[in-house]
Context: one part of a larger RNA
RNA sequence: CCUUGGUUAAGGAAUUAGGCAAAAUGGCCCCGUAACUUCGGGAGAAGGGGCGCCCCCGCGAGGGGGCCGCAGUGAAAGGCAUCUGGCGACUGUUUAACAAAAACACAGGUCCCUGCCAAGCCGUAAGGCGCAGUAUAGGGGCUGACACCUGCCCAGUGCCGGAAGGUUAAAGCGAGAGGUAAGCGCAAGCGAAGCUUUGAACUGAAGCCCCGGUGAACGGCGGCCGUAACUAUAACGGUCCUAAGGUAGCGAAAUUCCUUGUCGGGUAAGUUCCGACCCGCACGAAUGGUGUAACGAUCAGAUGACUGUCUCAACCAAGGCCUCG
Numbered sequence: 001c002c003u004u005g006g007u008u009a010a011g012g013a014a015u016u017a018g019g020c021a022a023a024a025u026g027g028c029c030c031c032g033u034a035a036c037u038u039c040g041g042g043a044g045a046a047g048g049g050g051c052g053c054c055c056c057c058g059c060g061a062g063g064g065g066g067c068c069g070c071a072g073u074g075a076a077a078g079g080c081a082u083c084u085g086g087c088g089a090c091u092g093u094u095u096a097a098c099a100a101a102a103a104c105a106c107a108g109g110u111c112c113c114u115g116c117c118a119a120g121c122c123g124u125a126a127g128g129c130g131c132a133g134u135a136u137a138g139g140g141g142c143u144g145a146c147a148c149c150u151g152c153c154c155a156g157u158g159c160c161g162g163a164a165g166g167u168u169a170a171a172g173c174g175a176g177a178g179g180u181a182a183g184c185g186c187a188a189g190c191g192a193a194g195c196u197u198u199g200a201a202c203u204g205a206a207g208c209c210c211c212g213g214u215g216a217a218c219g220g221c222g223g224c225c226g227u228a229a230c231u232a233u234a235a236c237g238g239u240c241c242u243a244a245g246g247u248a249g250c251g252a253a254a255u256u257c258c259u260u261g262u263c264g265g266g267u268a269a270g271u272u273c274c275g276a277c278c279c280g281c282a283c284g285a286a287u288g289g290u291g292u293a294a295c296g297a298u299c300a301g302a303u304g305a306c307u308g309u310c311u312c313a314a315c316c317a318a319g320g321c322c323u324c325g
Stems, first nucleotide, its partner, number of pairs: 001320008010311002014309001019306001027051005036041001038145001052067006068072001080304007087296002092104002108143007120129003146291004151221003156218002158214005165209003171203002176198005183190002222240005249283001250280001261277005
């Protein structure tokens, strides 16, 4: 010096990204317990008091009296507590071996498919699962308890519907054209049948075009200018564009660049935190919106208690390192 323990004056988070680590709390009995709440909870809330031994009474719980110590669950075990927010309802699940979470799942909600030899899935097939089930069933997508809700746009894309029309494949049909050559012709050439190469019109499904529907389908949800008897602002007006121009609610937010926005609270002092404001760079309604009791080895802030985290270090113990042997 290192590791693991132990003790420490005064102070008590000044340490640090952060109370990380440590300290503290801790059992049983009694008293007593707030906001809020889904009335179950929150609760071991919080906060207090008691606890040994001897004698007497009592069945006992217990009651009365006495004794000792600094200390009586006399050692060892065995919650720290509170307040305010974010996220996720909850118990669960997960990156075996750097992540346990606000990620996944979840009951619940909703949409789509599926009439049974179901849809879907595995398999070349046979066959199997689905299911020895039958729409209160099965499969798939999204959302994620509960409460209050979930606006506008169907132009694009998707999906669904549409006995018309347009386009359109193979196929059908086969007009016509070429090659070959019996034959004809003096020759140039013409050229039946067959074989062969090719081939126009016409008939021809789905699809696409077209016509509609559909958002808890993929998605999207404006700009400029002016205007009120201080100023400022603009309920109001004009104009351009759009399929339609963001409703309720929330909002410097796990989203805010400018930004440590501004105001208020907390502190002696607060880029964090809480409450507001709204100028939302770039919230917003099942890629759900806003709340919410309970819950959390969750994240952020604050307080009490407590401490060697620190001011600032010291000593002790055991084991190492090192030196000698």

A computed fold for a 325-nucleotide part of an RNA from a Pseudomonadota bacterium, annotated as large-subunit ribosomal RNA, domain IV. The RNAcentral record of the full RNA draws on ENA. Taxonomically the source falls in Pseudomonadota (Bacteria, Pseudomonadati).